A computed fold for a 71-nucleotide RNA from a Minisyncoccota bacterium, annotated as transfer RNA.
It matches the Rfam family "tRNA". Its family is annotated with triplet codon-amino acid adaptor activity in the Gene Ontology.
The organism belongs to Minisyncoccota, within Bacteria.
RNA sequence: GGGGGUAUCGUUCAACGGUAGGACAACGCUCUCCAAAAGCGUCGAUCAGGGUUCGAUUCCUUGUGCCCCCG
Numbered sequence: 001g002g003g004g005g006u007a008u009c010g011u012u013c014a015a016c017g018g019u020a021g022g023a024c025a026a027c028g029c030u031c032u033c034c035a036a037a038a039g040c041g042u043c044g045a046u047c048a049g050g051g052u053u054c055g056a057u058u059c060c061u062u063g064u065g066c067c068c069c070c071g
Stems, first nucleotide, its partner, number of pairs: 001070007010024004018054001026042005047063005
């Protein structure tokens, strides 16, 4: 330099173009003499810009970070 993949709650992983969800963590409650465990609940995210569309996490494009391959 060329090609490909990837980016979503604090972490990890989902999501046929149509309500962004699960687990763990954190916080609260129940239980307990206290705690742990268990049960219930709460909080919390789409890398950035542009485009297509009635509607974009999803499709297109540019950039950035990370990973892989070729030279």